This is a predicted structure of a 1200-nucleotide part of an RNA (large-subunit ribosomal RNA, half B) from a Candidatus Berkelbacteria bacterium. The coordinates come from a structure-prediction model, not an experiment, and the mean pLDDT is 82. Rfam family: Bacterial large subunit ribosomal RNA. Rfam links the family to the GO terms ribosome and structural constituent of ribosome.
Context: one part of a larger RNA
RNA sequence: CCCUCGUUAAGGAACUCGGCAAAAUAACGGCCGUAAGUUCGCAAUAAGGCCUGCCCCGAUUUAUCGGGGCCGCAGUAAAAGAUCCCUAGCGACUGUUUACUAAAAACACAGGUCCCUGCUAACUCGCAAGAGGAUGUAUAGGGGCUGACACUUGACCAGUGCUGGAAGGUUAACGGUGGGGGUUGUUUCGAUUUAUCGGAACAGCUCACUGCCCGAAGCCCCAGUGAACGUCGGCGAUAACUAUAAUCGUCCUAAGGUACCGAAAUUCCUUGGCAUGUAAGUUAUGUCCUGCAGGAAAAGUGUAACGACUGGGGAACUGUCUCAACGAGGAGCCCGGUGAAAAUGCAAUGUCAGUGAAGAUGCUGACUACCUGCGACAAGACGAAAAGACCCCAGGAGCUUUACUAUAACUUAGUAUUGUUUUAAGGUUUUUGAUGCGUAGCGUAGACGGGAGGAUUUGAAGUUCCGCUCUCGGGCGGAAUGGAUCCGACAAUGAAACACCGUUCUUUAAAAACUUUAAAACUAACCCCUCAUCAUAGAGAGGAACAGUGCUAGGCGGGUAGUUUUAGUGGGGCGCUAGCCUCCUAAAGAGUAACGGAGGCGUUUAUCAAGGUCGACUAGCUCCGGAUGGAAAUCGGAGUGAUAGUGUAAAGGCAAAAGUCGGCUUUACUGCAAGACUGACAGGUCGCGCAGUUGCGAAAGCAGAACUUAGUGAACCGCUGGUUCUUUAUAGAAAGGCCAAAGAUCAUCGGACAAAAGCUACCCUGGGGAUAACAGGCUGGUAGGCGCUGAGCGUCCAUAGCGACGCGUCUGUUCGGCACCUCGAUGUCGGCUCAUCUCAUCCUGGAGGUGAAGAAGCUUCCAAGGGUUUGGCUGUUCGCCAAUUAAAGAGGUACGUGAGCUGGGUUUAAACCGUCGUGAGACAGGUUGGACUCCUAUCUGUCGUAGGCGUAGAUACUUGAGAGAACUUGGUGAUAGUACGAGAGGACCUCACUGAACAAACCUCUGGUGUAUCAGUUGUCCUGCCAAGGGCAUUGCUGAGUAGCUAUGUUUGGUCGAGAUAAACGCUGAAAGCAUCUAAGCGUGAAGCUCAUCUCGAGAUUAAGUAUCAUAGAUUCCUUGAAGACUACAAGGUUGAUAGGCUUCAGGUGUAAGUCCAGCAAUGGAUUUAGCCGAGAAGUACUAAUAAAUCAUUUGCCUG
Repeated sequence: CCCUCGUUAAGGAACUCGGCAAAAUAACGGCCGUAAGUUCGCAAUAAGGCCUGCCCCGAUUUAUCGGGGCCGCAGUAAAAGAUCCCUAGCGACUGUUUACUAAAAACACAGGUCCCUGCUAACUCGCAAGAGGAUGUAUAGGGGCUGACACUUGACCAGUGCUGGAAGGUUAACGGUGGGGGUUGUUUCGAUUUAUCGGAACAGCUCACUGCCCGAAGCCCCAGUGAACGUCGGCGAUAACUAUAAUCGUCCUAAGGUACCGAAAUUCCUUGGCAUGUAAGUUAUGUCCUGCAGGAAAAGUGUAACGACUGGGGAACUGUCUCAACGAGGAGCCCGGUGAAAAUGCAAUGUCAGUGAAGAUGCUGACUACCUGCGACAAGACGAAAAGACCCCAGGAGCUUUACUAUAACUUAGUAUUGUUUUAAGGUUUUUGAUGCGUAGCGUAGACGGGAGGAUUUGAAGUUCCGCUCUCGGGCGGAAUGGAUCCGACAAUGAAACACCGUUCUUUAAAAACUUUAAAACUAACCCCUCAUCAUAGAGAGGAACAGUGCUAGGCGGGUAGUUUUAGUGGGGCGCUAGCCUCCUAAAGAGUAACGGAGGCGUUUAUCAAGGUCGACUAGCUCCGGAUGGAAAUCGGAGUGAUAGUGUAAAGGCAAAAGUCGGCUUUACUGCAAGACUGACAGGUCGCGCAGUUGCGAAAGCAGAACUUAGUGAACCGCUGGUUCUUUAUAGAAAGGCCAAAGAUCAUCGGACAAAAGCUACCCUGGGGAUAACAGGCUGGUAGGCGCUGAGCGUCCAUAGCGACGCGUCUGUUCGGCACCUCGAUGUCGGCUCAUCUCAUCCUGGAGGUGAAGAAGCUUCCAAGGGUUUGGCUGUUCGCCAAUUAAAGAGGUACGUGAGCUGGGUUUAAACCGUCGUGAGACAGGUUGGACUCCUAUCUGUCGUAGGCGUAGAUACUUGAGAGAACUUGGUGAUAGUACGAGAGGACCUCACUGAACAAACCUCUGGUGUAUCAGUUGUCCUGCCAAGGGCAUUGCUGAGUAGCUAUGUUUGGUCGAGAUAAACGCUGAAAGCAUCUAAGCGUGAAGCUCAUCUCGAGAUUAAGUAUCAUAGAUUCCUUGAAGACUACAAGGUUGAUAGGCUUCAGGUGUAAGUCCAGCAAUGGAUUUAGCCGAGAAGUACUAAUAAAUCAUUUGCCUG
């Protein structure tokens, strides 16, 4: 020093993020007395005041009360046992939670509301059986949201979800019915010279081909629904000052935010404005409303009570602080015993400057340093610990969703289990019947064929009624009446005469058969209940071909699963980019990078081409002239000369053209190809020449697209056309190959799959200083400082003081750039503590100038000795404010300092608000809460203190090389109300006094403490009891207090002076006949420098000097100490006052015990200013310092 405690002068939160911690209140004792508010229960033991011991008497059943008396500083005398008030936020409350950093505002909660569920319930678990729900039954159960209570809960149904709907659209399997292909058999036709080829029909088998019909849910669609997911505007104008806008206009929308609240746990700007509170208020409260970005059950606004919640204020109280002191116990230290761990490349481990992978004990240079411990401190060893959690890269995991792909579950349809019957509707077939209207035509002519006659008393025509149909004209059928005709051929019309017969088509009626669908009925599968049973069988009731279950198919499906979610990148993200063409960069061959600088492309051209060929032609601009006519139209002339034009960018080209115009045309051909260029490859580019066939041209010739260079995509895959190829015994057929063409914003463009997005602060692993955040380094754009010039300001006047536009430098304090050390860890802001350096100086000191009268200033130069405040707010640095001051300097030191402290902020896990996001979640937005571990210090360093050796013996005293400390400044008075000044005001210089802060020493005084001093006193136990004492309760508490130690107490200090200087001011004085402080020479001149003052100091290895002694001296040991961790140092050791004891005294406490006296008693008085007393002073050998041992004792000279 640390831990746990006790006490503390004066002040009393000034401490600090914050009254953290501590102190204090004080009996859920008595009496009295209690506010706002309120859900009338509370708040409330609110708050606040008084009392409390002992003895006697009285009252009373006790508890207790009344009266009288006694003592003390103090009577709930100790211990235990609520501090309180005002105000705001959040949550109603009691409760619950992250066992091990979060107790909360989070969760829960009673209450509210919505949704589902009729019992074999919904829902949950399970493959199932089965179980829970529940031995419950809608006043029940499950789920979502909200969260007591009070007042309320607005608008929007466009999107998403849910519920309902069914007309239409779309839609699977199964089923039905066609077509097509293959093949087998039979029959048959045609062509053929047989062989054979081509077809047809029928009957089988078959296909991963295909059309149509039937076909549910779903989706589309139509509604409803917000206490479902959610959403709830913009612009402009307007009123008798201004301002504002009840009002108006306009656009958009599904609808445009109502009540209430509002700088809020929500407000960026922001410390919003005003007010209260304070000396001072980034906090707090009230109010305003400009709500970045409140808002109504992710509820809005209030709210009594409650809260180990979070703010603000106050009272009381205090060592939290100013500012620390003393004391106690423990640890530490010393001695004895026992005895780890982490860590450890090697060590013979210094400072400064430099260097260096950029911060060196180990390299270079200089300096410093005798060797070795012990106690301390923590600045460094980029200290220890943990293969960094931030960041990036790679991988993983958890989570989300309208990522992709699957899938459980659910749902819908088919089918099996699966039976009987009826009705209705539909379909097919058969039978019978009906039906058929363009125009023309007597007329309602389905088609083809036959046919010249047919129907009719088995009742014709006509009439009446009924039914069906209808093109409204009619047609058909039935009944009645009627009682004999009617129709055709022929004629006309036209394609065709229901006169009659046959076959058949459209539409349609009836019946039958088959079948489909729907609705019913049944009972026997199947399900279930009851009876009883060990169980089955059985009987009865109910349901029922449904349900359930299997298979097939459609839908839905983050419920579950597997995965994906590119790269470049002066870190990553956001942004941008990714292929091709042109230019520059590119350094005169080619090539050449960057998130270097500029632009383009993903084509176009077949009308009269923008191709080929043949022929012809020459733009553009300027000037002049000329009707409308202008700057520009067309015409003429001149000048200039490619500036024009080229489909499209740029570059390179281009003049009897590569530009412009015209004629004829299709070479915008087929098969090839010598030889080259380019490229890692893949690929890209050019092309002589040959053959064929064309075009143009009189011909030579030219032509295999375009003035050239962009206009693009490998392979796989499937498709189309062609094919003399291949396979399957053969035939057929199919498949494949080959040739040609098409299908890619495969644009991340050499293209991972047909098919893919996010979050992680709950995170994890492997790596990286290959890559960010801190710090260092380099740089110095930015920043800061200085200088030069001097336009201008300054009445005049550039430079008293300022100074634009510019220019030049320095620093390494800002913000940056770079990414060099460190990611097998260099802890980050601020504060506290302790500092140290720089000077670009804030004060104090010395000077020059002044637009300096004095005083006060301004500015510049020198100067770093010392100094440089306390508070309010905020985490703040900073800043603002209050009050002071001589002044309240700026910076560096890993933005000095966390192996020194703190932990308020930032920056883990919890939670709330706003905003963003469908969501998981996110936010240099706000808010509340949230482990600083361990380190016992090895080395360096620092502060102390010893031992060894050296200094040629010892003791004592010095010198001082060197080092350190200190160095501050105010006020008042005198000079002097003088100099100066109109006055107001008001000095220099010199002298004196007195303070502040700081420092040192000390304890006489003032105080503190004082745990072995004295006294009082509570509870209890003990000494048998009384009395008197002792123990314990923090030393039990309380009141005092000696020594010592202490500050707030006392005393002292800084001075004066000398020398050399800085800026500056001078003397003499040349270079340079002058001038000049300088060149030679000589002065003055500062808190600064060297002395002076104080301290250390001969390891000052240069080891010094002086005095004394030389059988000198020192130590162990013992008694001790105002000395001390241990050592050391100091006093003493019988020739002795060193300690203890004793005596006396100082001083403290405050009048002991015992006895006597007074009183009923408590108690008081006398003896007695007693008794007692640690450390203090003096005296006194009574006791103990006995006895003994160890080390050292040199050298020189003379003699031996």